[in-house]
RNA sequence: GGGUCGGUAGUCUAGUGGUAUGAUGUCGCCUUGACAUGGCGGAGGUCGCAGGUUCAAAUCCUGCUCGACCCA
Numbered sequence: 001g002g003g004u005c006g007g008u009a010g011u012c013u014a015g016u017g018g019u020a021u022g023a024u025g026u027c028g029c030c031u032u033g034a035c036a037u038g039g040c041g042g043a044g045g046u047c048g049c050a051g052g053u054u055c056a057a058a059u060c061c062u063g064c065u066c067g068a069c070c071c072a
Stems, first nucleotide, its partner, number of pairs: 001071007010024003018055001026042005048064005
């Protein structure tokens, strides 16, 4: 340099055009004499960056960037 795949909440992850999902962590409450477990609820996301297409984009297109692997 070329090719393939990937970047979504603190961490991991689902989501192939119509309000972004779950687990874990975190906070509050219930339960206990107390802790753990368990139950209920809350907060937390510029969906890597910039443009384009569309009534509407995490999703489609282009460029860039970061990571993994392969080729030279």
A computed fold for a 72-nucleotide RNA from a Candidatus Woesearchaeota archaeon, annotated as transfer RNA.
Taxonomically the source falls in Candidatus Woesearchaeota (Archaea, Nanobdellati).
The coordinates come from a structure-prediction model, not an experiment, and the mean pLDDT is 83.
It matches the Rfam family "tRNA". Rfam classes the family as a transfer RNA.